[in-house]
RNA sequence: CUCCUUAUAGUUUAAUGGAAGAACAUAGGUCUUCUAAACCUAUAAUCGAGGUUCGAGUCCUUGUUGGGAGG
Numbered sequence: 001c002u003c004c005u006u007a008u009a010g011u012u013u014a015a016u017g018g019a020a021g022a023a024c025a026u027a028g029g030u031c032u033u034c035u036a037a038a039c040c041u042a043u044a045a046u047c048g049a050g051g052u053u054c055g056a057g058u059c060c061u062u063g064u065u066g067g068g069a070g071g
Stems, first nucleotide, its partner, number of pairs: 001070005007064001010024004018054001026042005047063005
């Protein structure tokens, strides 16, 4: 320099273009003499900027970051 690939909640991750779910964690509650465990509830996310589309986490372009291949 060229090409491929990755980015979703605090973490690990789902999601044929019909609009984001789960687990763990965190907070509150029930239970318990108190903790722990168990159960219930709540909070919380699509890397940035454009484009296509009625509609984008998903498709296209570009940038950033991590990984890989070639030279």